[in-house]
């Protein structure tokens, strides 16, 4: 010091879908209530295979939307890149 997995933290990128109706309000880009809508935080859900074969194990960006979300701000899977810490490897 190099290669690769995992983790933590910082920088860049980063979609979708009403500034809807109504009512309160301190008139805030806020609260409540309705009613359409989206999927990339989290969550659940199954296939092929597997197995001690009743059952069970097991993925996803599918699929459901509980939760979150529908001007902007925040968030945001997931890529990239830096730095620390660990595991493996020659």
């Nucleotide at each position: 010091g190099c290669g690769u997995c995992c983790g933590c933290a910082g920088a860049g990128g980063g979609a979708g879908a009403a500034u809807c109706c109504g009512g309160c309000u301190u008139c805030g880009c806020g609260c409540c209530g309705g009613u359409g809508c989206c999927g990339a935080a989290g969550g659940a859900g199954c296939a092929a295979c597997c197995g001690c074969c009743c059952c069970g194990g097991u993925a996803a960006a599918c699929u459901c939307u509980c939760a979150g979300g529908c001007c902007c701000c925040a968030g945001g899977a997931c890529c990239u890149u830096u730095g620390c810490g660990g595991g493996c490897g020659a």
Glycine riboswitch aptamer from Meinhardsimonia xiamenensis, 90 nucleotides, folded computationally.